[in-house]
RNA sequence: GGGGCGUUAGUCUAGCCUGGUAGGACAUGCGCUUGGGGUUCCAAACAACAUGUGCAUAACCGGGGUUCAAAUCCUCGACGCCCCA
Numbered sequence: 001g002g003g004g005c006g007u008u009a010g011u012c013u014a015g016c017c018u019g020g021u022a023g024g025a026c027a028u029g030c031g032c033u034u035g036g037g038g039u040u041c042c043a044a045a046c047a048a049c050a051u052g053u054g055c056a057u058a059a060c061c062g063g064g065g066u067u068c069a070a071a072u073c074c075u076c077g078a079c080g081c082c083c084c085a
Base pairs, nucleotide, nucleotide: 001084002083003082004081005080006079007078010026011025012024013023020068027057028056029055030054031053032052034050035049038046039045061077062076063075064074065073
C1' cells in the first nucleotide's frame, strides 16, 4: 500500500441479507415471596445473606448522503483483528 471481518446498555449478545415498536441474558436499584441464620428466656419483629418473581434503569463507534422512514443501504473516517504485498 491492497483486501476481508468486526464495533449495539456496566458486561455478553440477537436484529443488518429482505429499511418500518431496538429484543434477550447477566448486572444494578426497588417491591413481593420463601429459606436459613443472628439478636432474644421464648415468641413476635427486624438488618445483612440467599431463593423465586414483578417492575425499573441503561445502548446502535463518528460525520455526510439516499429515503416518508436508516442499527440496517451508499459514502468518508476512527478503533480492533486477520490475510496479501